[in-house]
Context: one part of a larger RNA
RNA sequence: GAAUAAACGCUGGCGGCGUGCCUAACACAUGCAAGUCGAGCGAGAAAGCCCUUCGGGGUAAGUAUAGCGGCGGACUGGUGAGUAACGCGUGAGAAUCUGCCCUUCAGUGAGGAAUACCCCCGAGAAAUUGGGGUUAAUACUGCAUACGUCCCUACGGGGAGAAAGAUGGCCUCUUUGCUGUCGCUGAUGGAUGAGCUUGCGUACUAUUAGCUAGUUGGUGAGGUAAUGGCUUACCAAGGCGAUGAUGGUUAACCGGCCUGAGAGGGUGUUCGGUCACAUUGGAACUGAGAUACGGUCCAGACUCCUACGGGAGGCAGCAGUGGGGAAUAUUGCGCAAUGGGCGAAAGCCUGACGCAGCGACGCCGCGUGGAGGAUGAAGGUCUUCGGAUUGUAAACUUCUGUUAAGUGGGAAAAAAGCCUUGUUCCUAAUACGAGCAAGGGAUGAUGGUACCACUAGAGAAAGCACCGGCUAAUCUCGUGCCAGCAGCCGCGGUAAUACGAGAGGUGCGAGCGUUAUUC
Numbered sequence: 001g002a003a004u005a006a007a008c009g010c011u012g013g014c015g016g017c018g019u020g021c022c023u024a025a026c027a028c029a030u031g032c033a034a035g036u037c038g039a040g041c042g043a044g045a046a047a048g049c050c051c052u053u054c055g056g057g058g059u060a061a062g063u064a065u066a067g068c069g070g071c072g073g074a075c076u077g078g079u080g081a082g083u084a085a086c087g088c089g090u091g092a093g094a095a096u097c098u099g100c101c102c103u104u105c106a107g108u109g110a111g112g113a114a115u116a117c118c119c120c121c122g123a124g125a126a127a128u129u130g131g132g133g134u135u136a137a138u139a140c141u142g143c144a145u146a147c148g149u150c151c152c153u154a155c156g157g158g159g160a161g162a163a164a165g166a167u168g169g170c171c172u173c174u175u176u177g178c179u180g181u182c183g184c185u186g187a188u189g190g191a192u193g194a195g196c197u198u199g200c201g202u203a204c205u206a207u208u209a210g211c212u213a214g215u216u217g218g219u220g221a222g223g224u225a226a227u228g229g230c231u232u233a234c235c236a237a238g239g240c241g242a243u244g245a246u247g248g249u250u251a252a253c254c255g256g257c258c259u260g261a262g263a264g265g266g267u268g269u270u271c272g273g274u275c276a277c278a279u280u281g282g283a284a285c286u287g288a289g290a291u292a293c294g295g296u297c298c299a300g301a302c303u304c305c306u307a308c309g310g311g312a313g314g315c316a317g318c319a320g321u322g323g324g325g326a327a328u329a330u331u332g333c334g335c336a337a338u339g340g341g342c343g344a345a346a347g348c349c350u351g352a353c354g355c356a357g358c359g360a361c362g363c364c365g366c367g368u369g370g371a372g373g374a375u376g377a378a379g380g381u382c383u384u385c386g387g388a389u390u391g392u393a394a395a396c397u398u399c400u401g402u403u404a405a406g407u408g409g410g411a412a413a414a415a416a417g418c419c420u421u422g423u424u425c426c427u428a429a430u431a432c433g434a435g436c437a438a439g440g441g442a443u444g445a446u447g448g449u450a451c452c453a454c455u456a457g458a459g460a461a462a463g464c465a466c467c468g469g470c471u472a473a474u475c476u477c478g479u480g481c482c483a484g485c486a487g488c489c490g491c492g493g494u495a496a497u498a499c500g501a502g503a504g505g506u507g508c509g510a511g512c513g514u515u516a517u518u519c
Base pairs, nucleotide, nucleotide: 001519002518003517004516006515007514008513009512010511013366014365015364016363017362018361019359020358021324026322027321028320030319031318032317035071036070037069040068041067043065048059049058050057051056078277079276080275087202088201089200090199091198092197093196096194097193101190102189104187105186106185107184108183109143111141112140118133119132120131121130122129123128149160150159151158152157165182166181167180168179169178170177203249204248205247210240211239212238215237216236217235218234219233220232221231222230252274253273254272255271256267257266258265259264279300280299281298282297283296302313303312304311305310330356332355333354334353338352339350340349341348342347369399370398371397372396379390380389381388382387403460405455406454407453408452409451413446418440419439420438421437422436423435424434425433463508464507465506466505467504468489469488470487474503475502476501477500478499484491485490
């Protein structure tokens, strides 16, 4: 000099864009943060309103609602405790899996037994739970069929193994038939994602020198989606190490960021990629995917409820609280946009996200007025008492109108979805449906915000540090090795340009200094 997720002191007008628990991975009150589908299934209210013969009926409404079932809760979001490791970065590889999506091929037959919800009877303070009865499905289950697929093979063949329907349209009106869309099953190839192996790189320490028995290799077996001591039995005695094994300490890694002419050094906050973790430790289940932050089970610590028998909980999600600390924000608005989940769709959900609030925390921009104005006013300070300086500075005259204030107007971000028409395809079909094109009307949290115009009016807006040398800027007074200063050299013991004050000056400026850290 540059820089910072900064803090502290003094000061502080506005706007834009960023950014904000670095400490206790400490403990958490409260609310919200993951649901959705009635076009999978069976049930199915009430308030209100209307009628009434006062018994009730209709509507609300097949709505709300719970239940079974499907998909999603493995994404998004948070944190950096652990980890010196194939964890990460970069390159290579083979023995693998992959829901939804795309491509291609083949199929989707006829049956069965349950169960939740519901009803009845219980247990319990509660959490919850037992028994009996009824019922449905794209839930469950055996049979049939088998182009691919898998297994065995003497290559002739043999064996194993699937499925579910829903909703539109037309013709029939008894079903059935034809057909569109969404599904379902078996396979093929792809895409995406993931698992695995490996070359090289990846902190300090020798005041850590030896380490290792599933250890190193082989065979058989098991296990996995898959290779493999991954596991196990047997056999051999290997394997690593001064090119630093083993141990200890520290640490998530990278793209990047800071600095520097570069080489390098430092760093890993925001944003993006990867990894790890979810009160601590352990375990598996479900599933395409988890050994699962807002799932389950067990154990520990802690907190809460209890009828003392037993139960409930997990903010390193967003806000917020206590605590710790030099130190870090609102218990805000909205799903309008982008993205995600579910759904055929309308739509619902979304503290992701979009916005607003707070903080000069950072960067950038703007303003605090411009011009004229000498009796060089007054006052202050210094003085050789003549004057000098503050100083065109002020007053005064005139002009402008940024920002702030007020009044009026007022966006873009929003065209998709939806509706209508046309056209192409599907089709027996001018239905339905899908694609494309044109047109129409609707949808904004931010926000009456940005922006624009007008009105009045210099009115509301400047400080901080320094002045011995380094280093731009000096005089007077006070103090008297005291009080104090100080980054280094060093100042102060009676004329201190170095302490304190005043005047003047210098530097930067809504900031200026100090401290900390890096180059």
A computed fold for a 519-nucleotide part of an RNA from an uncultured bacterium, annotated as small-subunit ribosomal RNA, 5' domain. It matches the Rfam family "Bacterial small subunit ribosomal RNA". The coordinates come from a structure-prediction model, not an experiment, and the mean pLDDT is 82.